[in-house]
RNA sequence: GGGCGAUUAGCUCAGCGGUAGAGCGUUCGGUCCACAUCCGAAAGGUCGGAGGUUCGACACCUCCAUCGCCCA
Numbered sequence: 001g002g003g004c005g006a007u008u009a010g011c012u013c014a015g016c017g018g019u020a021g022a023g024c025g026u027u028c029g030g031u032c033c034a035c036a037u038c039c040g041a042a043a044g045g046u047c048g049g050a051g052g053u054u055c056g057a058c059a060c061c062u063c064c065a066u067c068g069c070c071c072a
Stems, first nucleotide, its partner, number of pairs: 001071007010024004018055001026042005048064005
C1' cells in the first nucleotide's frame, strides 16, 4: 500500500427499514438467624464520527477513526 471482517449498556453479544434488547454485572426489595442461592424491580445507550438515500436508518450508500485477520 491492497483486500476482508468488527465497532450497539460496565462486560459478552442479539437486533426482517417502523417504540433499542438479552445474559452476566451494578443498585434496591423479598426469601434466610445471617451469607450464598432463588424470586421481583430499577438504573444504565448521542447504536464509533460525519455526510447521503428514505415519510422513517442500529440496519442501505460514501468518507473518516479504531481494532483484528490475510496479501504485498

Transfer RNA from Candidatus Colwellbacteria bacterium RIFCSPHIGHO2_02_FULL_45_17, 72 nucleotides, folded computationally. It matches the Rfam family "tRNA". It is annotated as a transfer RNA. It was read from a public genome assembly.